[in-house]
RNA sequence: CUGGCGGCACGCUUAACACAUGCAAGUCGAGCGGUAACAGAUAACUUGAAACUUCGGUCGAUAGUUAUGCUGACGAGCGGCGGACGGGUGAGUAAUGCGUAGGAACUUGCCUUGAAGAGGGGGAUAACUCGGGGAAACUCGGGCUAAUACCACAUAAUACUCUACGGAGGAAAAGGUGGCUUUCGGGCUGUCGCUUUAAGAGAGGCUUACGUUGGAUUAGCUUGUUGGUGGGGUAAAGGCCUACCAAGGCGAUGAUCCAUAGCUGGUCUGAGAGGACGAUCAGCCACACUGGGACUGAGACACGGCCCAGACUCCUACGGGAGGCAGCAGUGGGGAAUCUUGGACAAUGGGGGUAACCCUGAUCCAGCGAUGCCGCGUGUGUGAAGAAGGCCUAUGGGUUGUAAAGCACUUUUAGUGGGGAGGAAAUGCCUUAUGUAAAUAGCAUAAGGAGCUGACGUUACCCACAGAAACAGCACCGGCUAACUCUGUGCCAGCAGCCGCGGUAAUACAGAGGGUGCUAGCGUUAAUCGGAAUGACUGGGCGUAAAGGGCACGUAGGUGGUUAUGGCAAGUUGGGUGUGAAAUUUUCGGGCUUAACCUGGAAUCUGCAUUCAAAACUGCCUAACUAGAGUUUGAUAGAGGGAAGCGGAAUUUCCGGUGUAGCGGUGAAAUGCGUAGAUAUCGGAAGGAACACCAGUUGCGAAGGCGGCUUCCUGGAUCAAAACUGACACUGAUGUGCGAAAGCGUGGGGAGCAAACAGGAUUAGAUACCCUGGUAGUCCACGCCGUAAACGAUGAGAACUAGCUGUUGGGGUACGACGAUACCCUUGUAGCGCAGUUAACACGAUAAGUUCUCCGCCUGGGGAUUACGACCGCAAGGUUAAAACUUAAAGGAAUUGACGGGGGCCCGCACAAGCGGUGGAGCAUGUGGUUUAAUUCGAUGCAACGCGAAAAACCUUACCUACCUUUGACAUCUACGGAAUCCUUUAGAGAUAGAGGAGUGCCCGAGAGGGAACCGUAAGACAGGUGCUGCAUGGCUGUCGUCAGCUCGUGUCGUGAGAUGUUGGGUUAAGUCCCGUAACGAGCGCAACCCUUGUCCUUAGUUACCAGCACUUUCAGGUGGGAACUCUAAGGAGACCGCCGGUGAUAAACCGGAGGAAGGUGGGGACGACGUCAAGUCAUCAUGGCCUUUAUGGGUAGGGCUACACACGUGCUACAAUGGGUAGUACAAAGGGAAGCUACCCCGUAAGGGUAUGCGAAGCUCAAAACACUACUCGUAGUCCGGAUUGGAGUCUGCAACUCGACUUCAUGAAGUUGGAAUCGCUAGUAAUCGCGAAUCAGCAUGUCGCGGUGAAUACGUUCCCGGGCCUUGUACACACCGCCCGUCACACCAUGGGAGUGGGUUGUACCAGAAGCAGGUUGGUGAACCCGCAAGGGGCAUCGCUUACCACGGUAUGAUUCAUGACUGGGGUG
Repeated sequence: CUGGCGGCACGCUUAACACAUGCAAGUCGAGCGGUAACAGAUAACUUGAAACUUCGGUCGAUAGUUAUGCUGACGAGCGGCGGACGGGUGAGUAAUGCGUAGGAACUUGCCUUGAAGAGGGGGAUAACUCGGGGAAACUCGGGCUAAUACCACAUAAUACUCUACGGAGGAAAAGGUGGCUUUCGGGCUGUCGCUUUAAGAGAGGCUUACGUUGGAUUAGCUUGUUGGUGGGGUAAAGGCCUACCAAGGCGAUGAUCCAUAGCUGGUCUGAGAGGACGAUCAGCCACACUGGGACUGAGACACGGCCCAGACUCCUACGGGAGGCAGCAGUGGGGAAUCUUGGACAAUGGGGGUAACCCUGAUCCAGCGAUGCCGCGUGUGUGAAGAAGGCCUAUGGGUUGUAAAGCACUUUUAGUGGGGAGGAAAUGCCUUAUGUAAAUAGCAUAAGGAGCUGACGUUACCCACAGAAACAGCACCGGCUAACUCUGUGCCAGCAGCCGCGGUAAUACAGAGGGUGCUAGCGUUAAUCGGAAUGACUGGGCGUAAAGGGCACGUAGGUGGUUAUGGCAAGUUGGGUGUGAAAUUUUCGGGCUUAACCUGGAAUCUGCAUUCAAAACUGCCUAACUAGAGUUUGAUAGAGGGAAGCGGAAUUUCCGGUGUAGCGGUGAAAUGCGUAGAUAUCGGAAGGAACACCAGUUGCGAAGGCGGCUUCCUGGAUCAAAACUGACACUGAUGUGCGAAAGCGUGGGGAGCAAACAGGAUUAGAUACCCUGGUAGUCCACGCCGUAAACGAUGAGAACUAGCUGUUGGGGUACGACGAUACCCUUGUAGCGCAGUUAACACGAUAAGUUCUCCGCCUGGGGAUUACGACCGCAAGGUUAAAACUUAAAGGAAUUGACGGGGGCCCGCACAAGCGGUGGAGCAUGUGGUUUAAUUCGAUGCAACGCGAAAAACCUUACCUACCUUUGACAUCUACGGAAUCCUUUAGAGAUAGAGGAGUGCCCGAGAGGGAACCGUAAGACAGGUGCUGCAUGGCUGUCGUCAGCUCGUGUCGUGAGAUGUUGGGUUAAGUCCCGUAACGAGCGCAACCCUUGUCCUUAGUUACCAGCACUUUCAGGUGGGAACUCUAAGGAGACCGCCGGUGAUAAACCGGAGGAAGGUGGGGACGACGUCAAGUCAUCAUGGCCUUUAUGGGUAGGGCUACACACGUGCUACAAUGGGUAGUACAAAGGGAAGCUACCCCGUAAGGGUAUGCGAAGCUCAAAACACUACUCGUAGUCCGGAUUGGAGUCUGCAACUCGACUUCAUGAAGUUGGAAUCGCUAGUAAUCGCGAAUCAGCAUGUCGCGGUGAAUACGUUCCCGGGCCUUGUACACACCGCCCGUCACACCAUGGGAGUGGGUUGUACCAGAAGCAGGUUGGUGAACCCGCAAGGGGCAUCGCUUACCACGGUAUGAUUCAUGACUGGGGUG
């Protein structure tokens, strides 16, 4: 959120919080005295129905009143039994409890079985009555009475108690009731009761062992405490209590204290072992408003009893009283949350009773609740036009979906009406038999019989009727995890268990369609176990991930060599017995229609106890052994430890000499020292500290650590060979000792060095690194501290398990060699390495291998090597050691990349060497910015900026303003009309609107008419969009980069990511090639193939060419002719390290040479691997989605894109003499040309104009090439440089040059004298310089793309800058260094420590106090039973009072502990 039915279960987990109301324990008249109520009977009185009547009455029904306990019965009372069971709850309790198995010193009403008895008396008292007090609750006094109430007495055993063992003490109801009988006194008999006693059954009390939560940041606790003796007490053992005596008892195997908790059978989970829990049901315990107490009783210290104290509630007349739902319902409250103030005793059970019967919120039922489990239903079959609608769509269709409708059926459940089991068997009653008895009573038993008893209940169940009729939801659909699309939203709203989704195409949000799952439920939340071997007993770890104590000695403890026909039997193993409640679980059956559920049997209950047996192993005892361990002897090495003494070198200081201007220090300096004489140098003196060389992955030590020499004292180790002891061993919690450096205390010492500090530098700063100084300290003695990356990051001991090599100490063997030899054994110490181990790295006889023993330690990161507490310390601080909170990772090892102010190798106009520029000036052009109505849009480091744009006056044009238009400028479809088309004219800026005129074509058809194309009108489907998104896309492009790389298959290696190949040695322009090689091959790239250029050849010669032969001429290959040359354009040749020499590995290749037009890819081009940059482009084009539709579409005119304080990029022209000007003279290539290029000639200063010729072009033309060369001039000047700007006049194109074209000419003549920081291009036909052409184009070129002419300089070289390639190394980076990341500060929030204190809880100690009550005492008061006594009275006993001990509540003082809170404050976490 939703909800149809039934069955079976379950239902205050919180406030053991407070409770209104009703009920939950009564019963017995067969114990008693009785009689208030009811009924009957009897009697009396009143009334006077019906009937009869002589109307006078009779009879007396009925009703009422009164009396009588006479009867049935029975209120209250005395008495008995029961209220100790049943029912509730879990507060307390960590053991006075529970569970399991035992034990002895006990009790036990009712019940069962025995034995014996039940005699005879007495005195009261309630009820009742009278009187008094009180509001009430209740109570006081006088009087009467009964008992199965109470009290003595008798009787007394094999039993009970006591005992001096002789004995003594000690009971009762001849009661009730039925029958018979009676002399009314009684008797007999049955039965129910009663007393004593012995047993039984069941129940209870006590006690022992073991088990039973967490905390050591709780380590000591205890004085009736532990034991004994005497006494007391109890049903009973016992310090249970008391007096005395002793000083014990418990505790690291966790006492005491604190916190938490009822325990168990069992329940949930789990493969099990375990873990969590202890609802319902069952066993035990505890409690009953809180605390204390006893009484009664068989049983209680008593849920519905009593007394006291306290809190609370209620009544009250204010004096005083009443109450206890943790019984069933129910109320309030608390809470996320848990039911009816129901029915019945019919059944089962309980109490009482002889019984009938009564009582029973136990119980059985019903009600409420989807709270759980189980079952059933909400229809079934058919049904394709695959309906409509919805949703999606690629627009074809798909899906919802046989689903619906329709047709044919069925009727569970619910509804209505009928029928209808079982739960009921008895008690009791009747009859009979048997027993008892005298008995046919009665009682008991048995048989038979009749009848009665049902809350549930309108029961279950069955039948009939009607009708598909009344009955489906919830969650989810990104992965985990079964299930996908659309729309909306746009890091918003929201989702989320984890990862994570959402920033305009969301399968993750919300809705919808569809789907999936479960289903009268579904989902969420909370909780437990599992997965989790993530506390590891089963079953983990500690070199680097968390984790070996800094090291040793050693106590407790744990563990421990060989042997024995030895012993014991604690552990161990097997059998038996007892117990392990039932239920539950498992299993085989049975009963409800099935199931859940109920029920019979079996198994299980893995345990404990006891007994019998075994003796291998462990253990214990005994007796031995020598292999472990130790002792003795002889040697050896050593920076092992402690103490004393001695030595030289060096630094420094002081004294003296020589000597003069610097010294010192650094990357460079400065501070500092020095003319008062430094540094340097020589001599002398003083003092302290440390010990060069030897010196070594050498030695010694437990570790820390130990280094000059000598002496003394002293510990350990190793080797060799014998002897001895005989397991004496290993480990080691607590403990004890040692323990670097720094630091602390006291006293010395102080040369050098040097925290702090000062100064100088460096720097943005520099509380640093560097320099100059310098104090503690470093040194010694004594005493503390007790920590380190105290590391091999590797605990100690023992055994076993391939080898090789070096070396220290000791020993042995061998010898033609006697050694600087070789080999062997052993103790150490190092380097490799097999097996094995390891996550990998690595370890590998010195293990991190295989095993054993013991100790220490770990359990995600942070908080936290912290807080608090405790202990230690003089202090600094150390040891021990949390939690709240926060977080999805933190971490290890290895991999691939990327990166490094890491390393190695190599390349590039990358630097260097050069040449010329840019940056300065003016102008051109693009961009930014600004401006504007608009200055359309895009491109933005390299890789945007003369870019898209190979041409903005209009057009282009997308922008702005104004005016128009709406099926549209363009496409398709429909209908109608008209062919098309052309001309004239009016208005208007034009689009447009209006008017008039001309004019009919093509195809089919006889015609009517139809068709194709085109035009117009109308309506709608639609068109249109340079609107948005290049981060939705295709295509195209840029860039790294023409860099040499990028990959694959198979194989091999690795747990894997991956590696290998592709690394290595050479070589190259090249991952080019060669060699090597667990790789072998292959692909995309490189190279080559293609185009062009350079040489030659062949072929072909027109429009090109002209050597030779002729001709002509205006002297021109013009012509004949030629095919040689140039050239053209087709095809070939040629270059391959091919040849020679050298180098190199005899390879690849490199160097040099020859030849050659060309030589080592000859030059140039096209060609661009895998990929990177969410690079660029939605405005070339295409395209998804979104947006727009009288507008963001379309048309027209005008304007704008050309603005202008400024900034930048790219260029042009210059600044001049290698030049400018004037004049003259030569030589190209490659291109273009019909709406074209235009010759010649004429005109104009010129741009150009006019005219006209040739050419669709190897033909004609553009066309003049220019720099150059020759000659003249200028003479270093803002110029004869430079040409901007401006004025005038023109030309051309074009509808049109105002905004806004180009050019010409005259005049004007700006800046500029070679350009700061910085920066660009270029390695040869290159740079530089000079001109020519083309595309675009009406016109417009300093731009772009091409072409040729002239034509250099330099490259030592790879240190550096930039970019790149390969290998290697480090990494905490991986959106990859433009990375990651630390701390303070500021702000917000959260939890927490300290804190003057404050307020509660719990508790210890000392003291005061002392209710009720039990016990003790008692000289006071009172009193029927018994005793003495004639009596009075006394005794005894009881009770009241008083008092003592104990003791609850309460109080005072002082501690401990815990919780909450607190101004302020400390750190921490998150953002």